A computed fold for a 176-nucleotide RNA from Atopobacter sp. AH10, annotated as Lysine riboswitch aptamer. NCBI's taxonomy places the organism under Bacteria, Bacillati, Lactobacillales, Carnobacteriaceae, Atopobacter. Its mean pLDDT, the model's own confidence on a scale to 100, is 80. The sequence is in RNAcentral, with records from Rfam. The model forms 100% of the base pairs in the Rfam consensus.
[in-house]
RNA sequence: CGACAUGAUAGAGGUGCGUGUUUCAUCAGUAACUUUCAUCUCUGGCCAACAGAUGAAGGAGAAAGGGAAACACGCCGAGGGUUAAGUUGUUGAGGCCAAAGCGACUUAAUACCGGGCCGUUGUAGAAUAUACUGCGGACUGUCGUUCUUUCAGUAGAACGUUGAGCUGUCAUGCCU
Numbered sequence: 001c002g003a004c005a006u007g008a009u010a011g012a013g014g015u016g017c018g019u020g021u022u023u024c025a026u027c028a029g030u031a032a033c034u035u036u037c038a039u040c041u042c043u044g045g046c047c048a049a050c051a052g053a054u055g056a057a058g059g060a061g062a063a064a065g066g067g068a069a070a071c072a073c074g075c076c077g078a079g080g081g082u083u084a085a086g087u088u089g090u091u092g093a094g095g096c097c098a099a100a101g102c103g104a105c106u107u108a109a110u111a112c113c114g115g116g117c118c119g120u121u122g123u124a125g126a127a128u129a130u131a132c133u134g135c136g137g138a139c140u141g142u143c144g145u146u147c148u149u150u151c152a153g154u155a156g157a158a159c160g161u162u163g164a165g166c167u168g169u170c171a172u173g174c175c176u
Stems, first nucleotide, its partner, number of pairs: 002175001004173008014076001016075009033059009044097004079113002081110011114140002117137004122132003141162001143160006
């Protein structure tokens, strides 16, 4: 000097990831509430009948979650998924309890996913929006192999892998 291993640190991909605030549309002429008429007593257990519920026709009339845009912030296993535990909301014809299903948040585990886009099955959802899983397609980033090209890993093509990765710097160890 170089190769290898470990650790620290700084970066790259691009319709890149996530959070918050504001505005807008949707939610929806839906729910609550109220008038008239008709009907009814529920579900595993208990309670309620001067109570409660269902349906029809009127009146009146929201909001949250989810979405789009702008701005700001934190970042590049960013984040997402799956499983488990805890808290909580909701689903029955009223209230309470129990069981089961679904949703939200928090924590932990997990070498499941490189990235976004399009199509499609399923789930969630008011939804055709959107999100997520599985599958497929082309595109793209990194690295590797072969070939061509270039002063030059400079540019390109084909094939393959994929983040525990890749690139730069530093430190330590070890081989020569």